Predicted 3D model of a 1166-nucleotide part of an RNA (large-subunit ribosomal RNA, half B) from a Microcaldota archaeon. The full RNA is in RNAcentral, with records from ENA. Lineage of the source: Archaea > Nanobdellati > Microcaldota. Its Rfam family is "Archaeal large subunit ribosomal RNA". For this family Rfam cites "Crystal structure of the ribosome at 5.5 A resolution" (Yusupov et al., Science, 2001).
Context: one part of a larger RNA
RNA sequence: CCCAAGCAAGGGAACUCGGCAAACUAGUCCCGUAACUUCGGAAGAAGGGAUGCCUGCCUAUGAGUAAUGGGCAGGUGGCACUGAAAUGGGGAGAGCGACUGUUUACCAAAAACACAGAUCUCCGCAAAGUCGAGAGGCUUAGUAUGGAGGUCGACGCCUGCUCACUGCUAGUACCCGAACACCCCGUUCAAGGGGAAAAAGGGCUGGUAAAGAGCGGGGGUAACUCUGACCCUCUUAAGGUAGCGUAAUACCUCGCCGCUUAAUUGGCGGCUUGCAUGAAUGGCGUAACGCCUCUCCCACUGUCCCUGCUUGGGACCCGGUGAAGUCACUUCCCGGUGAAGAUGCCGGGGACUUCCAGAGGGAAACGAAGACCCCAUGGAGCUUUACUAUAGCCUGUUGUUGUGAUAUUGGUGCGGUUACCUAGCGUAAGUGGGAGCCGUCGAAGCCGUCCUUCCGGGGGCGGCCGAGGCGAAAGUGAAACACCACUUAAUCGUUCUAAUAUUGCUUACCCGCAAGGGGACAGCAUCAGGUGGAUAGUUUGGCUGGGGCGGUACGCCUUCGAUAGGGAAACAAAGGCGCCCAAUGCUCUGCUCAGUCCGGUCAGAAAUCGGAUGUAGAGGGUUAAAGACAAAUGCAGGGCUGACUGUAUCUCUAAAAGCGUGGGAUGCAGAGGCGAAAGCCGGGCUUAGCGAACAUUAAUAACCUAUUGGUAGGGUUUUAAUCUGUCAGACAAGCUACCCUGGGGGUAACAGGCUCGUCGCGGGCGAGAGUACACAUCGACCCCGCGGCUUGGUACAUCGCUGUCGGCUUGGGACAUCCUGGCUGUGUAGGAGCAGCCAAGGGUUGGGUUGUACAUCCAUUAAAGUCCCACAUGAGCUGGGUUCAGUACGUCGCGAGACAGUACGGUAGUAUCUUCUGGAAGUGUCGCUUCUUGAGAGGAAGGGUCUUUGAGUACGAGAGGAACGGAGACCCGGGGCCUCUAGUAUACCAGUUGUGUCAUUGCAUUGCUGGGCAGCCACGCCCCCCGUCGAUAAGACCUGAAAGCAUCUAAGGUCGAAGCGACUCUCAAAACUAGGAAGCAAGGCCGCCCGUAAUAGACGGGUUUGAUAGAACUGAGGUGUAAGACUCUAGCUAACGCGAGGGUUUCAGCCUGCAGUCACUAAAGG
Repeated sequence: CCCAAGCAAGGGAACUCGGCAAACUAGUCCCGUAACUUCGGAAGAAGGGAUGCCUGCCUAUGAGUAAUGGGCAGGUGGCACUGAAAUGGGGAGAGCGACUGUUUACCAAAAACACAGAUCUCCGCAAAGUCGAGAGGCUUAGUAUGGAGGUCGACGCCUGCUCACUGCUAGUACCCGAACACCCCGUUCAAGGGGAAAAAGGGCUGGUAAAGAGCGGGGGUAACUCUGACCCUCUUAAGGUAGCGUAAUACCUCGCCGCUUAAUUGGCGGCUUGCAUGAAUGGCGUAACGCCUCUCCCACUGUCCCUGCUUGGGACCCGGUGAAGUCACUUCCCGGUGAAGAUGCCGGGGACUUCCAGAGGGAAACGAAGACCCCAUGGAGCUUUACUAUAGCCUGUUGUUGUGAUAUUGGUGCGGUUACCUAGCGUAAGUGGGAGCCGUCGAAGCCGUCCUUCCGGGGGCGGCCGAGGCGAAAGUGAAACACCACUUAAUCGUUCUAAUAUUGCUUACCCGCAAGGGGACAGCAUCAGGUGGAUAGUUUGGCUGGGGCGGUACGCCUUCGAUAGGGAAACAAAGGCGCCCAAUGCUCUGCUCAGUCCGGUCAGAAAUCGGAUGUAGAGGGUUAAAGACAAAUGCAGGGCUGACUGUAUCUCUAAAAGCGUGGGAUGCAGAGGCGAAAGCCGGGCUUAGCGAACAUUAAUAACCUAUUGGUAGGGUUUUAAUCUGUCAGACAAGCUACCCUGGGGGUAACAGGCUCGUCGCGGGCGAGAGUACACAUCGACCCCGCGGCUUGGUACAUCGCUGUCGGCUUGGGACAUCCUGGCUGUGUAGGAGCAGCCAAGGGUUGGGUUGUACAUCCAUUAAAGUCCCACAUGAGCUGGGUUCAGUACGUCGCGAGACAGUACGGUAGUAUCUUCUGGAAGUGUCGCUUCUUGAGAGGAAGGGUCUUUGAGUACGAGAGGAACGGAGACCCGGGGCCUCUAGUAUACCAGUUGUGUCAUUGCAUUGCUGGGCAGCCACGCCCCCCGUCGAUAAGACCUGAAAGCAUCUAAGGUCGAAGCGACUCUCAAAACUAGGAAGCAAGGCCGCCCGUAAUAGACGGGUUUGAUAGAACUGAGGUGUAAGACUCUAGCUAACGCGAGGGUUUCAGCCUGCAGUCACUAAAGG
């Protein structure tokens, strides 16, 4: 020193993030007990009293005079009677959660989970839900008072508005909607194409919020002002109701007010404009409860002021064992340098060799290929309206799969009916034949009824009636009627067949032991459509003064950068492009612009007209900019389509290698345009206006193509269009704090380096103000510096690791000085100030709030300095904050999740080297012993305040009010000591409880309690005295020239500070110049007994010629009166006797690390 304990005067939370830890309390009996309350509680509330032992008596249980309880009276001892141990500290106010419970085994016990209860949804049993490929299970041998799932979370009062979105659900005339089958096309077949019908689903229409969710803005307005019941307006699906509100939610914020405190970033109560409260993701309350979180009060205390003492175990010594680490060495310090933080380089300094203990400055110590950050065409987990799939589910088709009825529809066959432009008597389907046909087997006509209708009529059936009617001819018309046949269309009836719908049956199939039930459904299988984070595989660009956000510097064009060849970077500077135009193109001819001046009706500065001047100051499609352009490349008119086809070369894209694509230029051939011609024309005056392969489409020809000829079809080549803007071109979203791996100091956060805009400090100039007066004091604009503290910039070292804020502890340094010291100026009377100069010796407080630094407040002070030291200091402590994993709120996000937003909770290891602080051994000096000198080193050993005197003096009108010098007290700091005081005191003495014992000893924290010597100690005492000398700083002076004066200075001289040096204190001859003096023939060591010393060593004493230690004895001191004996005592007893306790013997007994005496024991010996 560490760990575990005991005690502590005075104060009593001042400690600290926080009363953490510790202490207090404690059992039992009696008395007494508040708010509030769900009437149960709260409650052991709080608070108060009693408690031992002895004697006697009463009483309950009991068979009992036993035993175990309850009570009364008397006596008696102690500091203390639950005497030890076991054994609640209490109260008040909030937050959260109702409660008892559960949880991250090993950093989170909570406000999280659960819970009783509330509510929603699904489910009628071959159920819903769930596991399984299935068979088959669970639920359940249960059946809606049941089961499954979701949300909220006792209880009380309540639970508002919104169905636009997403989801779920119901419906659906119509629209979209797959395959098979159907119809059509496809030369025959097929492939293929088309069509109709049509499921689920979607659209569409409703419902649904205790489903997911959401719940506005602006302006005006009341007779003081303010506010706004009221009004206007935009807008929504609806615009937040009740309640609560600066909150576990409020950024601003330490909101404002009140209470609490001396003081409050805290707490509580209000207000409330709520960044960003709010109603079962429940809102607001709430008794009880909580190892939860916050605040206050009482009690209590070593948490602290401010530490001290003691005990036990370590540490230390001896013996044994022996980890991480290290194995290239090593003796440092300061300054510098340097990959910018050196034991090792440079310079200077220090340093004899070795060892021991301790401390923790350094080894940017060790431990772990950094967990933060970035990167990887790394990984994983999770999410979803990422991409691509899949299970499952829904639905349709077909198979397993049979048999009926009805209806509808389609087809086919048969039988009827109908077919109206106009004209024509009239309702003419078409074509053909045709001159007759029908009729008592009942014609015309009339009546009734049914169907149809172009509303004129036509047809069927029934009744009456009883003999004719129609055609031809004529006429009309495109066509001529009677009658017969065929055909078309519509319609009616019917046979067969198919489909659809509805509804039966039973034999497949299913359930059941069976009876029976279900039944061509279901199930199973095929194909198809829908749905589908339930599951799977993947992706989730690049650049980048880190990354992200932003931007696009990712494909192009112009200027500048760019340094007069070419080329040339940056997230340098200034801009532009992803088109437009059938004329804004080509050509020929003509003309000249902008502006200015003069003149001219309305007419003005500007309209149109005339003249002059006019190198471009205009114009060109937009242009972006640059360049070029005047009988033009501009403007106007005429004619045209060269905004052509093919082909070749060169060139830019792309510096000096290559390169796709795109652009440009120049030829040749062809066909053209304009022009008399020369010529010009392959778009726009030039430089931007763009895109591979695959695929699809189109065009034009050519070529290839199954056994023939031809055609269709298929394929190839060319051109054009549709795309990759991440623009030489992947089909592609997020979260990770649950994270992982590989890497990076290629790249961020801390610290360092550089820089110094910012920051801090200073200077120059001097506009101004200061009554006057720039400079007592203050000082604008502008300018120049210094520092390296702030904040930035940078990315140089560090990512196989340099521990990050604040506090505590311990300090070292700078001075740009807060105080103390010495001076100067003053707008200095004195006092108090203001400003400046010198000066770093010393000092620079205690508290409230907050994690804070900072800040603010309280109370002091001479003053409560500014900074640096890896924002000094975590192998020194702490761990409140920040920055892992849990949880909650607000906000954002569909979500996983996120937030320099908030809140509660949350593992701190190790001393080998060196260094330092101490202690030793050896060697040298030097034969030994003793005593010294002091080069050098250290130091603060002192610093400060107040009172008093001077002196109510100087000064001042007064009010006020000094100084030099002297005396004293105190505070802080340093050193020493233990006489006193205080503490401790596990030596010791005494008391006492339980247990055990005949008794003493013992054990229970030394059991507890009361005292206490020595020792150690502070809270106690003593000292740090007087100060002096020397050299100086700022400053004050003397003499005195340069410069006949003046001048503190140039030569010379005198003063002048807490500062510097010296004396005074400590170490010191290892001070290598190793010193000096005295003494001596000795001396020293080991061993042994010891302590004034002490970790080991050392040091000191003694060692028989001896009081060194022990023992003994005597004192002194501590405790407090031993044992035994005698006697007394409340009472009891017939007697013997029992009896807590008292008194005397007894200042006794016991004890002693102290003093003295005393060789009894041990100090043999080498």